[in-house]
Context: one part of a larger RNA
RNA sequence: GGAUGAACGCUGGCGGCGUGCUUAACACAUGCAAGUCGAACGGUGAAAGAGGAGCUUGCUCCUCUGGAUCAGUGGCGAACGGGUGAGUAACACGUGAGUAACCUGCCCUUGACUCUGGGAUAAGCACUGGAAACGGUGUCUAAUACCGGAUACGAGCUUCAGCCGCAUGGCUAGGAGCUGGAAAGAAUUUCGGUCAAGGAUGGACUCGCGGCCUAUCAGCUAGUUGGUGAGGUAACGGCCCACCAAGGCGACGACGGGUAGCCGGCCUGAGAGGGUGACCGGCCACACUGGGACUGAGACACGGCCCAGACUCCUACGGGAGGCAGCAGUGGGGAAUAUUGCACAAUGGGCGCAAGCCUGAUGCAGCAACGCCGCGUGAGGGACGACGGCCUUCGGGUUGUAAACCUCUUUUAGUAGGGAAGAAGCGAAAGUGACGGUACCUGCAGAAAAAGCACCGGCUAACUACGUGCCAGCAGCCGCGGUAAUACGUAGGGUGCAAGCGUUAUCC
Numbered sequence: 001g002g003a004u005g006a007a008c009g010c011u012g013g014c015g016g017c018g019u020g021c022u023u024a025a026c027a028c029a030u031g032c033a034a035g036u037c038g039a040a041c042g043g044u045g046a047a048a049g050a051g052g053a054g055c056u057u058g059c060u061c062c063u064c065u066g067g068a069u070c071a072g073u074g075g076c077g078a079a080c081g082g083g084u085g086a087g088u089a090a091c092a093c094g095u096g097a098g099u100a101a102c103c104u105g106c107c108c109u110u111g112a113c114u115c116u117g118g119g120a121u122a123a124g125c126a127c128u129g130g131a132a133a134c135g136g137u138g139u140c141u142a143a144u145a146c147c148g149g150a151u152a153c154g155a156g157c158u159u160c161a162g163c164c165g166c167a168u169g170g171c172u173a174g175g176a177g178c179u180g181g182a183a184a185g186a187a188u189u190u191c192g193g194u195c196a197a198g199g200a201u202g203g204a205c206u207c208g209c210g211g212c213c214u215a216u217c218a219g220c221u222a223g224u225u226g227g228u229g230a231g232g233u234a235a236c237g238g239c240c241c242a243c244c245a246a247g248g249c250g251a252c253g254a255c256g257g258g259u260a261g262c263c264g265g266c267c268u269g270a271g272a273g274g275g276u277g278a279c280c281g282g283c284c285a286c287a288c289u290g291g292g293a294c295u296g297a298g299a300c301a302c303g304g305c306c307c308a309g310a311c312u313c314c315u316a317c318g319g320g321a322g323g324c325a326g327c328a329g330u331g332g333g334g335a336a337u338a339u340u341g342c343a344c345a346a347u348g349g350g351c352g353c354a355a356g357c358c359u360g361a362u363g364c365a366g367c368a369a370c371g372c373c374g375c376g377u378g379a380g381g382g383a384c385g386a387c388g389g390c391c392u393u394c395g396g397g398u399u400g401u402a403a404a405c406c407u408c409u410u411u412u413a414g415u416a417g418g419g420a421a422g423a424a425g426c427g428a429a430a431g432u433g434a435c436g437g438u439a440c441c442u443g444c445a446g447a448a449a450a451a452g453c454a455c456c457g458g459c460u461a462a463c464u465a466c467g468u469g470c471c472a473g474c475a476g477c478c479g480c481g482g483u484a485a486u487a488c489g490u491a492g493g494g495u496g497c498a499a500g501c502g503u504u505a506u507c508c
Stems, first nucleotide, its partner, number of pairs: 001508004006504005013375006019368002021333001026331003030328003035076003040073002043070001048065008083286003093210007102203002107199008115149004124139006155179006161172004212258003219249003224246006231239001261283004265276004288309005311322004339365001341364003347361001348359004378408004388399004412449001414444005422435001425432002452497005457478003463492005473480002
């Protein structure tokens, strides 16, 4: 000198764009953050309309149409999105390869099919337990819920033939044996379901190389290293198990200890390098602590389940409930970090044929000079120079064209009027913008409302006076102060930067 997610002191006009718990992965009141589909299903059946009856002439009842709404069964989603950095020195990450050892819901392409039966169950109803959370028994019922049977272009396994390769092996068509699937709703298009092949996307596994400190850590290892067999997995594999062998790693640093999420990047530097990993993007790990599996295409699952533990809460003492490292917010810790805001209008996501619903993702607004950038606080004229202040050799000098005064201008703020784009889309049409009466445009008034902070001994731009008298104090280094201090304090003046200026901390 540059930089910062900064803090502190003094000061503070406006706007745009960003950023904002670095500490206690400490504990959390309250609200919201994941639902949706009636075009899968049985029910419930509101508004409204039509008809009829009673009649107190505008109310009630009945029937039909109608389908709102809602708990339940079922489907899809809930594994995405959002948060955090605790753990992890590891194939976790980066980069480059491999899988002749693999999976992939929704989506796209192609081919074939969508036949025929059955038994339950929730909801409902009845009874009943419990303070509650939540249940129990009996009975009735539906389906795109569940379970049989038939069919097999093709698929899986075994075997034969041909071709090929990179060890295991792979591919192709044909023959034989065994195995297994489907579901309707609406009907005018259409949305679906099953099997097989391919694609795309996403994931899984393996390997080469790379990136911290420590030898005051030198030996470490029994599922350890390898083999055979069996199991398990989507899949290879000591992944697991039985048996057998005695191996495997290590000064090219094993093992141990400490620290740490990794990267694209960011800061600095001419570069090499050094430091760092906030925001944004990719990957990983975690979700009160530890363990476990279930469901599912996908989890060992933040707002799912079970067990144990700590903590908090309710209780009728028998038993239950909870998990903000989601968005706000509270307490605490701390030098220190914001609103219990608005909207789904846009972008994106889930569900749905759609309308639409949900979305603290997101878009916006609020707070903070926390940062960067831009603008303003007026412009021109105006005295051999007012008053005042300060200094003085008492002559004057300086503040200083500075002020007053004259002539102008009106950015921003103020006020009044007008007033968007963002809207593509959706809807039969009317219509549909949170931001927002915001940005922007125009008019009006008036210099009107808007400057501070640090420093002035040398480094280092900028000096005098007074006070103090090794005191009070200053200080980054050298150092200054003991009676004329340009170094302390105040004043005048000056220098530097400027809505900021200094200090502290950290990095280069």
Predicted 3D model of a 508-nucleotide part of an RNA (small-subunit ribosomal RNA, 5' domain) from a metagenome. Its Rfam family is "Bacterial small subunit ribosomal RNA". A reference for the family is Yusupov et al. (2001), "Crystal structure of the ribosome at 5.5 A resolution", Science. RNAcentral holds the full RNA, with entries from SILVA. Model confidence (mean pLDDT): 84 of 100.